[in-house]
RNA sequence: GCGGCCGUAGUCUAGCGGUAGGACUAUAGCUUCCCAAGCUAUCUGCCCGGGUUCGAUCCCCGGCGGCCGCA
Numbered sequence: 001g002c003g004g005c006c007g008u009a010g011u012c013u014a015g016c017g018g019u020a021g022g023a024c025u026a027u028a029g030c031u032u033c034c035c036a037a038g039c040u041a042u043c044u045g046c047c048c049g050g051g052u053u054c055g056a057u058c059c060c061c062g063g064c065g066g067c068c069g070c071a
Stems, first nucleotide, its partner, number of pairs: 001070007010024004018054001026042005047063005
């Protein structure tokens, strides 16, 4: 330099155009003599810019970052 894949919460991960979901963590409550475990609830998220569309996490273009391959 060229090509491919990926970027979603503090962490991991699903979501193939129509309300962004799960697990772990955190906080609060219930339970318990206390702790742990268990149960309930709550908080936190689509890498950035532009385009297409009634509507974009999703499709298109560019940028940034990560991984892999080729040279």
Predicted 3D model of a 71-nucleotide RNA (transfer RNA) from a Methanobacteriota archaeon. Its Rfam family is "tRNA". By type it is a transfer RNA.